The RNA shown here (SAM riboswitch aptamer (S box leader)) has 105 nucleotides and comes from Sphingobacterium deserti. Its mean pLDDT, the model's own confidence on a scale to 100, is 81. Its Rfam family is "SAM riboswitch aptamer (S box leader)". Rfam describes the family as follows. The SAM riboswitch is found upstream of a number of genes which code for proteins involved in methionine or cysteine biosynthesis in Gram-positive bacteria. The source organism's lineage runs through Bacteria, Pseudomonadati, Bacteroidota, Sphingobacteriia and Sphingobacterium.
Formats: sequence, structure tokens, C1' cells
RNA sequence: CGCUUAUAGAGAAAGGCCGAGGGAAUAGACCCGCUGAAGCCUUAGCAACCUGUCACUAGACAAGGUGCUACAUUCUACUCCGGAUAAGCUGGGGAAAGAUAAGCU
Repeated sequence: CGCUUAUAGAGAAAGGCCGAGGGAAUAGACCCGCUGAAGCCUUAGCAACCUGUCACUAGACAAGGUGCUACAUUCUACUCCGGAUAAGCUGGGGAAAGAUAAGCU
């Protein structure tokens, strides 16, 4: 890098270095950012996929391996079913893509 499966509701930030971008990618929209983005480091925290202990039927506890700590997989794009208007518009489902974990090659 690729394949398979599962999940996406909620939760959790301070400091230091640095200095202009960032919210995955393309386009548009929206939003965050010199009152400091991204990145790196330290400390702290959240969660509970794997893991461990107990019970072994649901589960409980711990936190070793990952992960995460603005708002939200932010919205639209492809598809299906609708609603409203003079027009701009708008509700719901799915797919695709991406994210994380576990397993495999």
C1' cells in the first nucleotide's frame, strides 16, 4: 500500500518551540486561525477496539498496545423516496470515499 470485518452516539487541554495556514483529498459552500493555524515536545485527560482480572449468560473493573482531546465523517457532488415556492430552496435513506480498531496478504 491492499483485502475483510466492526464502529461512528457521547467524551476529553494546558504549557513550551515554531510561525501561516487548517477542518482527509478535488470543486463549491460554511467555519477556525497573528488574541497564534499546521507540525514537534512535555504533562494531563477521554474512550474502551485489542489486552488483563473477575463473573462466565447479559456484564463489571483495570488501563498494557493503539486511537483521540475546536465545531461536526461540517454540508453539497452519485443514487432512491419525498416537501414547499413566483424563484432561491428543503427533509429522510443508501452508496462511494475517508477515519479508527482487529485480523490477513